[in-house]
RNA sequence: GCUGGUAUAGCUCAGUAGGUAGAGCGCUUCCAUGGUAAGGAAGAGGUCGUCGGUUCAAAUCCGACUAUCAGCU
Numbered sequence: 001g002c003u004g005g006u007a008u009a010g011c012u013c014a015g016u017a018g019g020u021a022g023a024g025c026g027c028u029u030c031c032a033u034g035g036u037a038a039g040g041a042a043g044a045g046g047u048c049g050u051c052g053g054u055u056c057a058a059a060u061c062c063g064a065c066u067a068u069c070a071g072c073u
Stems, first nucleotide, its partner, number of pairs: 001072007010025004019056001027043005049065005
């Protein structure tokens, strides 16, 4: 230099024939117990790596860039 993969909640990850973003763990509150752990219920938390484009509508399609991993030279 070229090619390909990945980037979504604090962590690990789902989510494509475009239509108001989810799970597990963790966190907060409550229930329950003589107390603790386990258990049950509710809740908070993300403008989906950045900037543009297409579209009535984009995590999803297109382009550039950034970070990271791998391969080739």
Transfer RNA from an uncultured Clostridia bacterium, 73 nucleotides, folded computationally.
Its mean pLDDT, the model's own confidence on a scale to 100, is 81.